[in-house]
Molecule: c-di-GMP-I-GGC riboswitch aptamer
Organism: Desulfobulbaceae bacterium
RNA sequence: UCCGACAAAGGCAAAACCGGAGUGAUUCGGGGACGCAAAGCUACGGGCCUAAUAAUAAGAUUUAGGUGGCCGGGUUACCGAAG
Numbered sequence: 001u002c003c004g005a006c007a008a009a010g011g012c013a014a015a016a017c018c019g020g021a022g023u024g025a026u027u028c029g030g031g032g033a034c035g036c037a038a039a040g041c042u043a044c045g046g047g048c049c050u051a052a053u054a055a056u057a058a059g060a061u062u063u064a065g066g067u068g069g070c071c072g073g074g075u076u077a078c079c080g081a082a083g
Stems, first nucleotide, its partner, number of pairs: 002083001003080002011036002017030005034069001040075003044072003047067006
């Protein structure tokens, strides 16, 4: 360094439900643990989603957003057996 124990210490927190913001995807707070070894950070590439545009039989297009708990990339990091 790779790696990730039925290890130790600690961390994060899905859904239901309640409240706020947003046309919406979604997000923030509460709540609660489904899960997570980067479920820390980052929209750079792909995917998916939303709104608008344009066009339409339908799809493709364009613009602006969302998602890092969809994947890849980048970047930082706790602990430590076996290999």